The prediction has a mean pLDDT of 81.
This is a predicted structure of a 100-nucleotide RNA (SAM riboswitch aptamer (S box leader)) from Peribacillus glennii.
The model forms 94% of the base pairs in the Rfam consensus.
It matches the Rfam family "SAM riboswitch aptamer (S box leader)". Rfam's curators write: The SAM riboswitch is found upstream of a number of genes which code for proteins involved in methionine or cysteine biosynthesis in Gram-positive bacteria.
RNA sequence: AUCUUAUCGAGAGAGGUGGAGGGACUGGCCCUUUGAAGCCUCAGCAACCGGCGAUGAGCCAAGGUGCUAAAUCCAGCAAGCAUUGCUUGAUAGAUGAGGA
Numbered sequence: 001a002u003c004u005u006a007u008c009g010a011g012a013g014a015g016g017u018g019g020a021g022g023g024a025c026u027g028g029c030c031c032u033u034u035g036a037a038g039c040c041u042c043a044g045c046a047a048c049c050g051g052c053g054a055u056g057a058g059c060c061a062a063g064g065u066g067c068u069a070a071a072u073c074c075a076g077c078a079a080g081c082a083u084u085g086c087u088u089g090a091u092a093g094a095u096g097a098g099g100a
Base pairs, nucleotide, nucleotide: 003098004097005096006095007094008093013042014041015040016039017038021031022030023029025076026075027074028073043068044067045066047065048064049063050060051059052058072092077089078088079087080086081085
């Protein structure tokens, strides 16, 4: 890398450096020189792994990963109802765990 599986409408930022991009892709729409991405330091949140509980709801902890603009920012394919909207499920993506 690939496969399986769970979750994804909550939560959580500051400083330094850097110098124009970023929000996975496409179309929108946003963020950004009142400094983007990246890197470093400290801080915080709590999804999974951990512990308690009945293998539940929930709670504890923050050790391993992870995360800290906007619902995974919205849609992207299909179905249903309706009369151009709504709902649901997929596809795709992100993260964790497991297997080989």